[in-house]
RNA sequence: UCUAGUAGUGGGUACAGCCAAAGAAAUUUGGUGUCACAAAGCAAUAGGGGCUAAGGGUUUUCCUAGGCUAGCCUGCUGCCGUU
Numbered sequence: 001u002c003u004a005g006u007a008g009u010g011g012g013u014a015c016a017g018c019c020a021a022a023g024a025a026a027u028u029u030g031g032u033g034u035c036a037c038a039a040a041g042c043a044a045u046a047g048g049g050g051c052u053a054a055g056g057g058u059u060u061u062c063c064u065a066g067g068c069u070a071g072c073c074u075g076c077u078g079c080c081g082u083u
Base pairs, nucleotide, nucleotide: 004083005080012037013036017032018031019030020029021028022027035071041076042075043074047073048072049069050068051067055064056063057062
């Protein structure tokens, strides 16, 4: 210096649930919580997948994203340095 992400130090994030707010909803934000995470940092104007369907189409409980999801895959960046 590089590497696998097995060990450690110091830190970081915060699933489900509950409370409040926004929203048509998905979902998001704040609080609580702590399931987990080595990228659970950032990105939805790289791409795929998934969710919702207000509006629109339509007359059927059907289709449709410019709404969401990065803690689904992914792209970009990055800490540590045992063995």

The RNA shown here (c-di-GMP-I riboswitch aptamer) has 83 nucleotides and comes from Aquibacillus salsiterrae. The sequence is in RNAcentral, with records from Rfam. Rfam family: c-di-GMP-I riboswitch aptamer. From the family's description: GEMM was predicted in a large-scale screen for bacterial structured RNA regulatory elements. The model forms 95% of the base pairs in the Rfam consensus.